A computed fold for a 541-nucleotide part of an RNA from Hymenobacter jeollabukensis, annotated as large-subunit ribosomal RNA, domain I. The prediction has a mean pLDDT of 86. It matches the Rfam family "Bacterial large subunit ribosomal RNA". Gene Ontology terms of the family: structural constituent of ribosome and ribosome. Lineage of the source: Bacteria > Pseudomonadati > Bacteroidota > Cytophagales > Hymenobacter.
Context: one part of a larger RNA
RNA sequence: GGCGCACGGGGGAUGCCUAGGCUCUCAGAGGCGAAGAAGGACGUGAUAAGCUGCGAUAAGCGGUGGGGAGGGGCACAUACCCGUUGAUCCGCCGAUUUCCGAAUGGGGCAACCCACCACCUUGAAGAGGUGGUACUUUCUGCUUGCAGAAAGGGCGAACCCGGGGAACUGAAACAUCUAAGUACCCGGAGGAACAGAAAAUAACAAUGAUUCCCCAAGUAGUGGCGAGCGAACGGGGAUUAGCCCAAACCGGGUUGGUUACGGCCAGCCCGGGGUUGUAGGACUACAACGUGGGACCGCCAACAGGUAGCAGAAUGACGUGGGAAAGUCAACCAGAGACGGUGAGAGUCCGGUACGCGACAGUUGUUGGGGCCCUAGUAGGAUCCUGAGUAAGGCGGGGCCAGUGAAACCCCGUCUGAAUCCACCGGUACCAUCCGGUAAGGCUACAUACUCCUGAGAGACCGAUAGUGAACCAGUACCGUGAGGGAAAGGUGAAAAGAACCCUGGAUAAGGGAGUGAAAAGAACCUGAAACCGUGCGCUU
Numbered sequence: 001g002g003c004g005c006a007c008g009g010g011g012g013a014u015g016c017c018u019a020g021g022c023u024c025u026c027a028g029a030g031g032c033g034a035a036g037a038a039g040g041a042c043g044u045g046a047u048a049a050g051c052u053g054c055g056a057u058a059a060g061c062g063g064u065g066g067g068g069a070g071g072g073g074c075a076c077a078u079a080c081c082c083g084u085u086g087a088u089c090c091g092c093c094g095a096u097u098u099c100c101g102a103a104u105g106g107g108g109c110a111a112c113c114c115a116c117c118a119c120c121u122u123g124a125a126g127a128g129g130u131g132g133u134a135c136u137u138u139c140u141g142c143u144u145g146c147a148g149a150a151a152g153g154g155c156g157a158a159c160c161c162g163g164g165g166a167a168c169u170g171a172a173a174c175a176u177c178u179a180a181g182u183a184c185c186c187g188g189a190g191g192a193a194c195a196g197a198a199a200a201u202a203a204c205a206a207u208g209a210u211u212c213c214c215c216a217a218g219u220a221g222u223g224g225c226g227a228g229c230g231a232a233c234g235g236g237g238a239u240u241a242g243c244c245c246a247a248a249c250c251g252g253g254u255u256g257g258u259u260a261c262g263g264c265c266a267g268c269c270c271g272g273g274g275u276u277g278u279a280g281g282a283c284u285a286c287a288a289c290g291u292g293g294g295a296c297c298g299c300c301a302a303c304a305g306g307u308a309g310c311a312g313a314a315u316g317a318c319g320u321g322g323g324a325a326a327g328u329c330a331a332c333c334a335g336a337g338a339c340g341g342u343g344a345g346a347g348u349c350c351g352g353u354a355c356g357c358g359a360c361a362g363u364u365g366u367u368g369g370g371g372c373c374c375u376a377g378u379a380g381g382a383u384c385c386u387g388a389g390u391a392a393g394g395c396g397g398g399g400c401c402a403g404u405g406a407a408a409c410c411c412c413g414u415c416u417g418a419a420u421c422c423a424c425c426g427g428u429a430c431c432a433u434c435c436g437g438u439a440a441g442g443c444u445a446c447a448u449a450c451u452c453c454u455g456a457g458a459g460a461c462c463g464a465u466a467g468u469g470a471a472c473c474a475g476u477a478c479c480g481u482g483a484g485g486g487a488a489a490g491g492u493g494a495a496a497a498g499a500a501c502c503c504u505g506g507a508u509a510a511g512g513g514a515g516u517g518a519a520a521a522g523a524a525c526c527u528g529a530a531a532c533c534g535u536g537c538g539c540u541u
Stems, first nucleotide, its partner, number of pairs: 001540009015526001016491002020462002022459007029451002031155002039100003042055003046078001050074002061094006070082003105114003115133007135152008159190001160188005170177001174224001200207002211238005221229002242443003245387001249272010277421001279386004283380004292374003296371002299369007307361001309357002315330004331348002333337001339351003392416008402428001423438005478485002498525001501513004
């Protein structure tokens, strides 16, 4: 030195565990904010560094309901207090709520500095206290640039609508094309948003607003006819709901014009009326005084739900063991044998579970009532009305399955520019016939999308190099000027019973006794693999 055996050190794999995650389901909620948010700074405790809570009334104050013996958060110590005259704790409603922050009196290097006006404290100055003082829009008033009022502003995970809008990439290069109207930026809204009551789709038969799903169908098409892109009709389902203005006409008000002062005309405002395509309405003439409905509400009542809770059946013994819930024997309950805990594995020990019960208050929904709102016929056919710089056309673009094509339809820019029911639009150039519809105003639940958040539950999901980056004081430590990047780190034991006392030692290190414990599991603490480092013994070169 090698090999072997034994015993250690080191290390933290593995096993077991879970306090945290992940993905869903069913409900709820879907917003907060100038009445100052989200998020912070600084404070606040007997002692108080951190976290949590709270705000100069500061781990809290008041009311009310629940609850019933302990309590002064995490946090295990000392001191001092509180509590059956009901504390702590839980629900609801209030009060307080410094400073910064949209931040809004002005400024500013956020949490700071400096003002003005009114009132108050003071005899005055000074100082202090309370309230107000940003901007924009709309409305009202008047003294016309002031006063008053209301709204807006900012934040928030995704979903939604609108305005802008890439490139990598693919086409095996690349330019049309694709990626893709994606990413990203901006604006806006809601619990959903958008769309929506036919100037529709069809085809000689019909359907009857919109949205979403399945099929139609990778079809018809489109396409350097490359790569690719890609409908609709129709069928089956989900869910269903339809309405209001403008105008004609009537009335009122107001301003102006005009007048022969009787009035007339025009503009604007308000009320009635009216709302459609088998055209409808106005108008004229009859008839009727009723029926049905609502998506509206600072209203009332009942009921139901939710925000604390209450009650809730049934087991003993033996032996093993540190410990029984496991074993054995013998019982019981069950509208409850879900789950969790308890010194190992508990229907009957504890919390609960099934069934049942419960609210002062504020809250949600349903129903009923009340209020408010809406709602009808017949005939006539002379006249009037039925959305104009609109529809459409030229040119240039965009959207559709459609890349300019034979290219309809829809939208935008620009230049032109109709008709008015004997009318107009569409049915994929265009024309005729036929058929369908009535544009140029508006509103509209449900079915659909999403989950920052709350509750209940589930998993052939993870189990600490996994699962969120984060099971632990993590968006922390740390890195970076900054934008930004971004960790590691869980486990004594059933219970601290966390090792009194003695000895060695310089020692509060470490160790040896003693003691605790089922076991030292001894806090560098469950198990404790390998690498790596040793000690002893055996064999051997």